The part of an RNA shown here (large-subunit ribosomal RNA, domain IV) has 316 nucleotides and comes from Fumia xinanensis. The RNAcentral record of the full RNA draws on Rfam.
[in-house]
Context: one part of a larger RNA
């Protein structure tokens, strides 16, 4: 100088992106105990108070009544709480060796595909799995407890049905010609006609891929425009939410909180570029989650100093 552990006057997060790391809490008995809520819960909620020992009493539980100490869960082991939002309903699983998480799974929910030698899936085939099951069964995609709900668009694209009709291979056909030979005859090329599935075509189908407008005017103050009108679509965003895990301008504007707040929250909506099973809003409870804020704590800091042990270093 470090590097471990402890202590620290006054303050108490000033500290730092960020209370990170340390501290505070800690058993147990007794009081009490809020919002919300799926009535289970939340809750060990928050918040108080007890705890030793001697004697008497008594079956004990306990009552009495006295004693020390700074301290009686006399050492160690043993939740710090609270508000308020965000995602994700949960418990649970993952980047073996930078990520535990909002990702993954979930239990519901929905499309869909399969009638049993099932789809599907391995394998060249035998065979196997599904399953020694049978649509309340099996495979496959999205969504992803619960609740309220899930709007329009079928023009593209898939995917499904259609005994018309259009096109369409080989085959089939053999009008017709062609080459050869004296000639039968051989050898070719060959039109109509006929000819599947597909593709056109004609419906359906969005919890299928998906997609869901533009400009001009208009109200007796201004503004704004329920209103008209015009172009264009397949249709021109419904509910419910919004500066949000999405908002560029942007620190948006107002409102709370601070003496100050680009963050937080509670509102407005002029959505650059929310939006309904790539689910949309909510939401108890639940998280080593992310985000603002407080009470209590404290060497994080105002600012260090101290002590022990190590290790550097000097000296032998």
């Nucleotide at each position: 100088g470090g590097g471990u552990u402890g202590u620290u006057a006054a303050g108490g997060a000033a500290c730092u992106c960020g209370g990170c790391a340390a501290g505070u809490u800690g058993a147990c008995c007794c009081c009490g105990u809020a919002a919300c809520u799926u009535c289970g819960g939340g809750a060990u909620a928050a918040g108080g108070g007890g705890u030793g020992c001697u004697c008497a009493u008594g079956a004990a539980a306990g009552u009495g009544a006295g004693c020390c100490g700074c301290a009686g869960a006399g050492a160690a082991u043993a939740g710090g709480c609270c508000c308020a939002g965000g995602c994700a309903a949960c418990u649970g699983u993952u980047u073996a060796g930078c990520a535990a998480a909002a990702a993954c799974a979930c239990a519901g929910g929905u499309c869909u595909c399969u009638g049993c030698u099932a789809a599907a899936u391995c394998g060249a085939a035998a065979g196997a799995u599904g399953a020694c099951g049978u649509a309340u069964a099996g495979g496959g995609g999205c969504u992803g407890a619960c609740a309220c709900c899930u709007g329009c668009c079928c023009g593209g694209u898939g995917c499904c049905g259609g005994a018309a009709g259009g096109u369409u291979a080989a085959g089939a056909g053999g009008a017709g010609g062609a080459g050869u030979g004296a000639g039968a005859g051989c050898u070719c090329c060959g039109a109509a006609u006929u000819g599947a599935a597909g593709c056109c075509c004609c419906g359906g189908u969005a919890a299928a891929c998906g997609g869901c407008g533009g400009c001009c005017g208009u109200a007796a103050c201004u503004a704004u425009a329920a209103c008209g009108g015009u172009c264009c679509u397949a249709a021109g965003g419904u509910a419910g939410c919004g500066a949000a895990a999405u908002u560029c301008c942007u620190u948006g504007u107002c409102a709370g909180g601070u003496a100050a707040g680009u963050u937080c929250u509670g509102a407005c909506c002029c959505g650059c570029a929310c939006g309904a099973a790539u689910g949309g809003u909510g939401u108890a409870a639940u998280g080593a989650u992310c985000u603002g804020g407080g009470c209590a704590c404290u060497g994080u800091c105002u600012c260090g100093a101290c002590a022990a042990c190590c290790c550097g270093c000097c000296c032998g």

Its Rfam family is "Bacterial large subunit ribosomal RNA". Its family is annotated with structural constituent of ribosome and ribosome in the Gene Ontology.